[in-house]
Molecule: c-di-GMP-I riboswitch aptamer
RNA sequence: AUGCGUGUAUAGCAAACCCAUGGAAACAUGGCGACGCAAAGCUACAGGGCCUCGCAAAUAUGCGUGGUAGCCAGUUGCCUGG
Numbered sequence: 001a002u003g004c005g006u007g008u009a010u011a012g013c014a015a016a017c018c019c020a021u022g023g024a025a026a027c028a029u030g031g032c033g034a035c036g037c038a039a040a041g042c043u044a045c046a047g048g049g050c051c052u053c054g055c056a057a058a059u060a061u062g063c064g065u066g067g068u069a070g071c072c073a074g075u076u077g078c079c080u081g082g
Stems, first nucleotide, its partner, number of pairs: 004081001012037002018031005035070001041075003047072002049068003053064004
């Protein structure tokens, strides 16, 4: 330096439920709380998937809107061990 990824640490993040706020919804933010995470850091105009709503259509499906990166992905990176 490259690849792998045990998961060491007074380290980090935080699903579901519930509460508040925003939204038509998906969902988001905050609180609470830990199911999990070795990128659960960042990116939603690289791309695919999924969800929402609208239009068209024939129950297939297509186009558009918004959302999701904790689905895959892209990109950057800490520490321990070999």